[in-house]
Context: one part of a larger RNA
Molecule: small-subunit ribosomal RNA, 5' domain
Organism: uncultured bacterium
RNA sequence: GGAUGAAUGUUGGCGGCGUGCCUAAGGUAUGCAAGUCGAACGAUUCACUUUACUUCGGUUUUGUGAAUAGUGGCAGACGGCUGAGUAACGCGUAGGAACUUUCCCUUAAGUCAAGAAUAGCUACUCGAAAGGGUAAUUAAUUCUGGAUGUGGUCUUCGGACUAAAGGCUUCGGCCGCUUAAGGAUAGGCCUGCGUCCUAUCAGGUAGUUGGUGAGGUAAUUGCUCACCAAGCCUAUGACGGGUAGCUGGUCUGAGAGGAUGAUCAGCCAGAAUGGGACUGAGACACGGCCCAUACUCCUACGGGAGGCAGCAAUUAGGAAUCUUGCGCAAUGGACGAAAGUCUGACGCAGCGACGCCGCGUGAAGGAUGAAGGCUCUCGGGUCGUAAACUUCUUUUAUUGGGGAACAAGUUCUGAGGGUACCCAAUGAAUAAGCACCCCCUAACUACGUGCCAGAAGGGUCGGUGAUGCGUAGGGUGCAAACAUUAUCC
Numbered sequence: 001g002g003a004u005g006a007a008u009g010u011u012g013g014c015g016g017c018g019u020g021c022c023u024a025a026g027g028u029a030u031g032c033a034a035g036u037c038g039a040a041c042g043a044u045u046c047a048c049u050u051u052a053c054u055u056c057g058g059u060u061u062u063g064u065g066a067a068u069a070g071u072g073g074c075a076g077a078c079g080g081c082u083g084a085g086u087a088a089c090g091c092g093u094a095g096g097a098a099c100u101u102u103c104c105c106u107u108a109a110g111u112c113a114a115g116a117a118u119a120g121c122u123a124c125u126c127g128a129a130a131g132g133g134u135a136a137u138u139a140a141u142u143c144u145g146g147a148u149g150u151g152g153u154c155u156u157c158g159g160a161c162u163a164a165a166g167g168c169u170u171c172g173g174c175c176g177c178u179u180a181a182g183g184a185u186a187g188g189c190c191u192g193c194g195u196c197c198u199a200u201c202a203g204g205u206a207g208u209u210g211g212u213g214a215g216g217u218a219a220u221u222g223c224u225c226a227c228c229a230a231g232c233c234u235a236u237g238a239c240g241g242g243u244a245g246c247u248g249g250u251c252u253g254a255g256a257g258g259a260u261g262a263u264c265a266g267c268c269a270g271a272a273u274g275g276g277a278c279u280g281a282g283a284c285a286c287g288g289c290c291c292a293u294a295c296u297c298c299u300a301c302g303g304g305a306g307g308c309a310g311c312a313a314u315u316a317g318g319a320a321u322c323u324u325g326c327g328c329a330a331u332g333g334a335c336g337a338a339a340g341u342c343u344g345a346c347g348c349a350g351c352g353a354c355g356c357c358g359c360g361u362g363a364a365g366g367a368u369g370a371a372g373g374c375u376c377u378c379g380g381g382u383c384g385u386a387a388a389c390u391u392c393u394u395u396u397a398u399u400g401g402g403g404a405a406c407a408a409g410u411u412c413u414g415a416g417g418g419u420a421c422c423c424a425a426u427g428a429a430u431a432a433g434c435a436c437c438c439c440c441u442a443a444c445u446a447c448g449u450g451c452c453a454g455a456a457g458g459g460u461c462g463g464u465g466a467u468g469c470g471u472a473g474g475g476u477g478c479a480a481a482c483a484u485u486a487u488c489c
Stems, first nucleotide, its partner, number of pairs: 001489004006485005013359006019352002021317001026315003030312003035074003040071002043068006052059002081270003090195007099187002104183008112146001114144003122135005151162004166175003196242003203233003208230008245267004249260004272293005295306004323349001325348003331345001332343004362392004372383004397426006406416001433478005438459003444473005454461002
C1' cells in the first nucleotide's frame, strides 16, 4: 500500500448492485417449509335435476356437478440447510472394467381366461389420550396362481424357467401396462499422480498379505466364511498424535510464491447422540420406520409425544450478524389427460454506511476587506470572497399530474407497485463530518497544566516560555464517511 462475511468510537443526505451467526453441529414457544391424482377404486356427504308415491313433513328413482376420509399410483432419495466428522480414492486430475438406471426417446412383440384378500363402511368393544381389538361385508391400475412365449435367462443342447391392468373417449383415438434391444441421463466400483504440521510418534499389522473353494452384491474385490501359505507396509516417514470438509476460485504479489476456501458453482459428509434394517429404480432416508441413550413435553400414573445444521422467530453464547413480511406474476420442481393444486425453492419487499459504485449538500459576481473570534511589536495580521448582498440554477427534497417493461399464451393472469421513469410547480430551499498538525509525515500559534494530569506505532514528550498533555484560533488530509483494533499478503 492492498484486502475483510469484520467489530469499536464519533458522525450521517440519497440511490443502484451486492452482502449479513465467522461463536454453542447449544436449547427451542408459534406458524409455515411435500404433496398430488375422482380420467385407478369402492364408498360417504351436499347441491341441482328427474320419475313414482305422499299424511305435503318426506320417501323412492334417473342424471349432472362439487367435496372428501380410506385403498391404490407417482413424488417424498430432488429442492433447502450445515461443515460436526473425515488426512480418506474424501477431493482434484487423467484413465479403467466386472455393473445398475424410475420417469424420457427409438425399435419390436404382446396386453388372454380366472381367482383371492383387505382398508373404508356397519355392529360390538378396550383406552384419559396416543392408539387399538373382534365380527360381518366390498372394490381396484391391490394381491395370487394359470395360459401364451415375439423375446429373455439357464442349459448336459434333449429341454427347463419366465409377463401384463386397465382408464377415458367426440368411437377416430388418447393415456397407460408387460417383455426385450438400443439410446440418453444419473449413479455404484477400481487405478496412476497430487493433497497440512509433528520423529520429544520407529516400528506397525492375524482378515493382517496372498491363494483355492464357497457365500454375498447390480457389479470387481478378504466384502464375508472355511482351508492353505507367511506374507504385507515402513526414514521416498509406515504406525501414532495434532489440525482440517476438498475444488473452481478469492486476497495479495511484476511474477514466482504466500495466505485463504464467506457469498456463487461442482463434489463429499451430516440431520439430537449411537446402531439397524424396511420400502423402493434410487435411501440404510433432515420434516419415514425400529431399538438404545440424553433432554423436553402431556398424562386419569396404566402409558404416550418430540427432534429448526428448512424459512421467519426466540433464548443462550458472543466484539458481532436481519422480518414470526408479500406472492406463486416470472423461472424451476412434484402430481395430474387437463383445469389446476402444492412449492419459506424462487421472485420480491423490510432492516443494517457491512462493502463497492454513483450523486448531492449549490453556481457566478461580491472589499466600507463589515461585525465577531484568534493573535499582536498595539501599527497591524488572520479567519476572508469567506459572510452579508446581487443575479442564476433546481440535481436532490416536497407537492400535484401522467405512468411502464417484466406476460411467455390473439383471451385472461403482476407479489414487486402507482414502483422505475416522464412532466409541472415551490424554493438555496432538506443535507458535513472525522482524524491529525515534534520527527518519520502533509499541516503552528495562544492559554491552562507543571515528571501532575496525561500522550504514545517507533524515537520518545511532560519537573513554570510544552508547535508532543488539555482547550481555543488557525492549518493539513480524507470525506458520507473518518479514525482505531483484529487478521492476511